[in-house]
Molecule: glmS glucosamine-6-phosphate activated ribozyme aptamer
Parts: sequence; structure tokens; C1' cells
RNA sequence: AAAUAUCAUUUAGCGCCAGAACACAUUUAUUUUUGUGUUGACGAGGUCUAAAGUUAUCGAAAAUUCGGCGGAUGCUUUAGUGGCUUAGCUUAAGUCAUUAGUAUUAAUCAAAAAUCAAUAGAAAUAUUGUAACAAAAAUUAAUAUAAUAAGCUC
Repeated sequence: AAAUAUCAUUUAGCGCCAGAACACAUUUAUUUUUGUGUUGACGAGGUCUAAAGUUAUCGAAAAUUCGGCGGAUGCUUUAGUGGCUUAGCUUAAGUCAUUAGUAUUAAUCAAAAAUCAAUAGAAAUAUUGUAACAAAAAUUAAUAUAAUAAGCUC
């Protein structure tokens, strides 16, 4: 350096900790000091490209899930790219984002906390296993509805 095998990782609701809380040790004049640690968001969903702005969707839970920092697939605006809308092409307009129009209805989909048990630790606490429980979005199905203008060609 190459090949093979095994293990781990494989990307953001994500990561971090100067505050704070908590545990242990230490010190003390016991309403104190210092040190080492622990905690600090449960999943679902989510990226056409660039720039700018912005405390970036949904519910679960009820706890510091407090507070703060960083990042970020959200939203808005502008520009561009791309799909769709006329018989076709070009341009414009509209609408969306590669499953590429809108609306309604129905169906489909979670994890954690808590509880119990086991393991690790001196402790705070952490890890693993166990039934149940969402909403948004999306997908599928049904229904309704919008699908244009000019030029040229047929």
C1' cells in the first nucleotide's frame, strides 16, 4: 500500500454546558469553601438551488422538558431550475417541488415518562427488557373542483 474478514458508526428536535438543581468527598464559624461527578426534550414528521429575514412543524408527557449556547431539513420574501395545466411548440400566467393543483371524507403509523424486573455505580443516576396510549404531515381510496392567454404549426 492492497485485498479479505469482524466490530462500531452511518448525520440534526440534534449536540453541548459558563448558570442552576442533585450526589459524594472536603472544609467550616454548619444559611460556608473547594473538588470530582450526575441531570439537563419523549418520539412522529421533515431538504429542488442560492441569498436575506425569522426565539422553525406536530403532538405525548408534566419533570430542571428550568436557563443558556451552537446547529438545523420549517415558514416568509426575492431570483433561478424543474413538473403540471391548450392537440403540439415557444413565451407569458397560474400552481406546485421530483409520488411536483386545491379542498373534503375515510383508512393506516410513535416513543418516552410512569409501573414492574434485571444489570452497573459509594451515590446522584445510567442502561436494557415489558402491555397500552397522539397529532400534524404523508400515503392509499372515494368525492368535488380549477385548469388560461398570445404567436406559430397541425